[in-house]
RNA sequence: UGCGACAAAGGCAACCCCGUCGCAAGACGGGGACGCAAAGCCACAGAUCUCUGCGAGGAGAUGGCUGGGCUGCCGACA
Numbered sequence: 001u002g003c004g005a006c007a008a009a010g011g012c013a014a015c016c017c018c019g020u021c022g023c024a025a026g027a028c029g030g031g032g033a034c035g036c037a038a039a040g041c042c043a044c045a046g047a048u049c050u051c052u053g054c055g056a057g058g059a060g061a062u063g064g065c066u067g068g069g070c071u072g073c074c075g076a077c078a
Stems, first nucleotide, its partner, number of pairs: 001078002003075002011036002016031006034064001040070003044067003047062006
């Protein structure tokens, strides 16, 4: 550096339920456990979604959709 083990130590937490916030997409907290080796961070490109606008457009959401950037635990293996 690659790779990701029926390894070890730890980590995260979909759906659903409850509460709060938001016009909404959705977010946050608690329960929970489908999964994840970056399911850590960044809306930069694409994609999807929401609100708004006659329209051009504007304002947002998703990092657990794809790509990209930054950072990072462990070591069966090369």